[in-house]
Molecule: transfer RNA
Organism: Sphingobacteriales bacterium
RNA sequence: GGGGGGGUAGUUUAAUGGUAGAACGAGAGUCUCCAAAAUUUUUGGUGUGGGUUCGAUUCCCACCCUCCCUG
Numbered sequence: 001g002g003g004g005g006g007g008u009a010g011u012u013u014a015a016u017g018g019u020a021g022a023a024c025g026a027g028a029g030u031c032u033c034c035a036a037a038a039u040u041u042u043u044g045g046u047g048u049g050g051g052u053u054c055g056a057u058u059c060c061c062a063c064c065c066u067c068c069c070u071g
Base pairs, nucleotide, nucleotide: 001070002069003068004067005066006065007064010024011023012022013021018054025043026042027041028040029039030038047063048062049061050060051059
């Protein structure tokens, strides 16, 4: 240099065009003499910029980061 995979919450990951969910984590409450455990609740996210579309995490283009293959 060429080809391919991936990028979504603090972490691990779902969502193949129609209001982005879950688990763990973190904060608070209940329980307990205290704590742990249990339980209830809250928190917080689509790599960047364009395009298509009534509507984009999703489709298209470029770029950035990361991993693999190849010269």